RNA sequence: UGCCCGGUCGUCUAAUGGUAGGACGCAUGGCUCUGGACCAUGUAGUGAAGGUUCGAGUCCUUCCCGGGCAGCCA
Numbered sequence: 001u002g003c004c005c006g007g008u009c010g011u012c013u014a015a016u017g018g019u020a021g022g023a024c025g026c027a028u029g030g031c032u033c034u035g036g037a038c039c040a041u042g043u044a045g046u047g048a049a050g051g052u053u054c055g056a057g058u059c060c061u062u063c064c065c066g067g068g069c070a071g072c073c074a
Stems, first nucleotide, its partner, number of pairs: 001070007010024004018054001025043006047063005
């Protein structure tokens, strides 16, 4: 430098181009003699910038980051 794969809450994992959801974690409350367990509520996310579209996590372009393969110079 080229090619390929990947990037979504703190972590893991969903979403046919149509409300970004679930589990765990965390916080608060309930329950309990206390804690755990359990129950309820909350918490927080699409790597960046553009484009297409009525509508983009999803499609297109460029860039950034991570991984893999190949190559160049010495």